[in-house]
Context: one part of a larger RNA
RNA sequence: CGUAGGAAACUUGAGGAAGGCUGUCCCUAGUACGAGAGGACCGGGACGGACGCAGCUCUCGUGUGCCAGUUGUCCUGCCAAGGGCACGGCUGGUUAGCGACCUGCGGAAGAGAUAAGCGCUGAAAGCAUCUAAGUGCGAAGCUUGUUCCAAGAUGAGGUUUCCCACUGGGUUAACCAGGUAAGGCCCGUGGUAGACGACCACGUUGAUAGGCCGGAGGUGUACGCGCAGCAAUGCGUUGAGCCGACCGGUACUAAUCGGCCGAGGG
Numbered sequence: 001c002g003u004a005g006g007a008a009a010c011u012u013g014a015g016g017a018a019g020g021c022u023g024u025c026c027c028u029a030g031u032a033c034g035a036g037a038g039g040a041c042c043g044g045g046a047c048g049g050a051c052g053c054a055g056c057u058c059u060c061g062u063g064u065g066c067c068a069g070u071u072g073u074c075c076u077g078c079c080a081a082g083g084g085c086a087c088g089g090c091u092g093g094u095u096a097g098c099g100a101c102c103u104g105c106g107g108a109a110g111a112g113a114u115a116a117g118c119g120c121u122g123a124a125a126g127c128a129u130c131u132a133a134g135u136g137c138g139a140a141g142c143u144u145g146u147u148c149c150a151a152g153a154u155g156a157g158g159u160u161u162c163c164c165a166c167u168g169g170g171u172u173a174a175c176c177a178g179g180u181a182a183g184g185c186c187c188g189u190g191g192u193a194g195a196c197g198a199c200c201a202c203g204u205u206g207a208u209a210g211g212c213c214g215g216a217g218g219u220g221u222a223c224g225c226g227c228a229g230c231a232a233u234g235c236g237u238u239g240a241g242c243c244g245a246c247c248g249g250u251a252c253u254a255a256u257c258g259g260c261c262g263a264g265g266g
Base pairs, nucleotide, nucleotide: 001152005163006162007161008160009159010158011157015149016148017147018146021049022048023047024046025045026044027043033038051106052105053104054103055102059100060099061098062097066093067092068091069090070089071086072085073084074083075082076081110144111143112142117137118136119135120134164265166178167177168176169175183261184260185259186258187203188202189201190200191199208254209253210252211250212249213248214247215246217243218242219241224237225236226235227234228233
């Protein structure tokens, strides 16, 4: 820009893409077969490999503004307690998120038409013949079936709901301009989204983010004081103190006030 008014939501599916893998073992059955050795078709079941999709309950990894321990040094006048730097100083753990080594699931079944192949009936050609007329089966393959995209599918589809037929100009069914409607955008707070756009949630009629409060979870018993000990240190107060992303609550802070676009249906 188009989809013969302007919008919002939900859809149909032409078409396209993805997927389609495979092993071992058990039962049938030591059966059929075979002198024996050996050893099935058909059918049923169990467990895997690789690959793919999804997820974070478990396990593991990461987790550089979480907690603790600790070395050297500098600083906060000193003690104590802390802060900086040294690869995040080093070390032990670790929430969320992200991930796989973790967890769940998938390949199908079924249907249709077929290939090679196997047939039925059957002439040409009194026989024979699956083929010439007719007709049946038959593949991991084809068309479906499963998942995803999808009406620019210009063949531009469908359904529901909302807004209404304004004002001025005009050579008067055209067209031009303007203010609006439904609705949208700008702007702002953000994240389940994300390179930017986009998408999604929210904007005081508000829990969108921060703060605060509570909870979960992590670390592992803070500082100070008291007691014991010459002291190092230990014990008590104390599962203490501190705490990022998680789950809730709460308008304290910030989403203020606003602006723009947007039909009139030849």